The RNA shown here (Bacterial small signal recognition particle RNA) has 100 nucleotides and comes from an Anaerolineae bacterium. The model forms 93% of the base pairs in the Rfam consensus. Rfam family: Bacterial small signal recognition particle RNA. Its family is annotated with SRP-dependent cotranslational protein targeting to membrane, signal sequence recognition and signal recognition particle, plasma membrane targeting in the Gene Ontology. It was read from a public genome assembly, where an Rfam model found it.
RNA sequence: AACCGGGUCCUGCGCGGCAGGCGACCCCGAACCUGGUCAGGUCCGGGAGGAAGCAGCCAUAAGGGGACCCGCCUGGGUGCCGCAGGGGUGCCUGGUUGGA
Numbered sequence: 001a002a003c004c005g006g007g008u009c010c011u012g013c014g015c016g017g018c019a020g021g022c023g024a025c026c027c028c029g030a031a032c033c034u035g036g037u038c039a040g041g042u043c044c045g046g047g048a049g050g051a052a053g054c055a056g057c058c059a060u061a062a063g064g065g066g067a068c069c070c071g072c073c074u075g076g077g078u079g080c081c082g083c084a085g086g087g088g089u090g091c092c093u094g095g096u097u098g099g100a
Stems, first nucleotide, its partner, number of pairs: 001097008009086006015079002018075006025066004034059004042051003
């Protein structure tokens, strides 16, 4: 000096991680316009019985809180991660050949 390969660069995909959202889990949670059970009382009936049903209790809805990092979704100047493609001005690195 030439040639070849790789990295740095760009893009896409994938993986992990971070952040957020949703679901699932637990708890709270309705005077009445949720449900169940309905004391007392009320109503129907001659009676036997029956009906509606307040409070209370239980379970929950809307909603709120908590726990976890299980699943899904979204996002990035997330990663001395992987694969593929692009790029070859410059830089780094390896190899081959030739010259000094």